[in-house]
RNA sequence: GACCACGUGACCGAAAGGUAAGGUGGGGGUCUGCAAAAUCCUUUAUCCGGGUUCGAGUCCCGGCGUGGUCU
Repeated sequence: GACCACGUGACCGAAAGGUAAGGUGGGGGUCUGCAAAAUCCUUUAUCCGGGUUCGAGUCCCGGCGUGGUCU
């Protein structure tokens, strides 16, 4: 330099254009003599800017970042 893929909470990780799963973590209960474990409740998210659409995490364009392949 060329091409491809990816970007979602504190972390991992799903998501046919129509309510953004789940797990870990944090907080608070129940349980226990105290804890741990278990269990219940709760907490927190779509990289940035445009476009299409009634409606965008999802489609299109540009940018930024990360990774890979080739040279």
This is a predicted structure of a 71-nucleotide RNA (transfer RNA) from an Anaerolineae bacterium. The sequence is in RNAcentral, with records from ENA.